């Protein structure tokens, strides 16, 4: 230095270009318990790495660029 994969809540990990971004752990509040685990109800939390374009309409398609992996010299 090419090349190719990847980037979404704290963490895992969905979501045909379409309307409100699941789930599942964590958190915090009830309930049970003498207290706690457990187990239940509830509730919380995302400039979807960054900056642009394309489109009526982008997590999704494009270009750069940043971080990570993996290859090859």
């Nucleotide at each position: 230095a090419c090349u190719c994969c990847u980037g979404u809540g704290g963490c895992g990990g969905a979501a045909u270009g379409g309307c409100a971004g699941a789930c599942g752990c964590g958190g915090c509040g009830g309930a049970c318990u003498u207290a706690a685990a457990a187990u239940u109800c509830g509730u919380u939390g995302g400039u979807u790495g960054u900056g642009g374009g394309u489109u009526c309409g982008a997590c999704u398609c494009c270009c750069a660029c940043c971080g990570g992996g993996a290859g090859u010299a």
Description: The prediction has a mean pLDDT of 82. Predicted 3D model of a 73-nucleotide RNA (transfer RNA) from Cyanobacteria bacterium SBLK. Rfam family: tRNA. The organism belongs to Cyanobacteriota, within Bacteria.